[in-house]
RNA sequence: CGCUUAUAGAGAAAGGCGGAGGGAGUAGACCCGCUGAAGCCUUAGCAACCUGAUACUCUUCAAGGUGCUAAAUUCUACUUCUGUCAAUAAUGGUCGAAGAAAGAUAAGCU
Numbered sequence: 001c002g003c004u005u006a007u008a009g010a011g012a013a014a015g016g017c018g019g020a021g022g023g024a025g026u027a028g029a030c031c032c033g034c035u036g037a038a039g040c041c042u043u044a045g046c047a048a049c050c051u052g053a054u055a056c057u058c059u060u061c062a063a064g065g066u067g068c069u070a071a072a073u074u075c076u077a078c079u080u081c082u083g084u085c086a087a088u089a090a091u092g093g094u095c096g097a098a099g100a101a102a103g104a105u106a107a108g109c110u
Stems, first nucleotide, its partner, number of pairs: 002109006013043005021032003026077004044069003048066003051062003073102001078099004083094004
C1' cells in the first nucleotide's frame, strides 16, 4: 500500500518559525486566510478507538499508544422511500428520511 470491522451533527488552545494558500478527489456552492493559510516545532487541551482501573449489562474515571482541537465528513451530487406542487398521464420540481459510494480515524490481518 491492500483487506476486514467499527465510529463520526458533541468535544478541545496558545506561542515560535514560515509567508499564500486552505477546507480529501471531480463539479457546483459557500466559508476560512497579511487581524497571517499550508507545513514544521513546543506546550496545553479534547476523549473516537486501543490500553489501565472501575461498573455489571456494558457505566464512570485516567490520558499510557494512535488520533483530534472552524463550520454535520462545511453543504450538494448516486440509489430508494413518505409527503407535497405541476401535469390527462408519462414525468419533472421541492421538503424530509434511509441506504450506498468515496474519504478520515482506530483496531486487527496478509
Molecule: SAM riboswitch aptamer (S box leader)
Organism: Sphingobacterium sp. SGG-5